[in-house]
Formats: sequence, structure tokens, C1' cells
RNA sequence: GCCGGUGUAGCUCAGGGGUAGAGCGCCUGACUGUGGAUCAGGAGGUCAUGGGUUCAAAUCCCAUCGCCGGUACCA
Repeated sequence: GCCGGUGUAGCUCAGGGGUAGAGCGCCUGACUGUGGAUCAGGAGGUCAUGGGUUCAAAUCCCAUCGCCGGUACCA
């Protein structure tokens, strides 16, 4: 360089045209002598970036960027 995959909450991931979710973590409260565990509640998202298609895009298409894998060439 070429080919393929991938990018969604702090982390690991689900969702793949019609209201953005789970587990863990975090915060508050209950419980406890304190902590852990448990229970209840809560916060947290430009869905990588830009553009296109559509009544409607996280989802489809294009480009760019990051990451992972494969492969080719040069030394």
C1' cells in the first nucleotide's frame, strides 16, 4: 500500500430504520458499632468525525480518522 473486521455510558458489550439499553463500576439512602454483602433510588451518551439517502438514521450509503487481523512490496 491492498483486503477484511471494528468504533454505542468510566469499563465490557447488546441493540442494526420508528422513545438509546444491560452487567460491572460510581453517587445517595436503608440496614450495620464500622466496613463489606444485601435492598431501594439516582447520575452518567455530540452512538468516532463530516457528508448523503429517507417523513424519520446509532442503524443504510460515501469519505476521513482511530483500533484489530490478514496480505504484498522495499531495506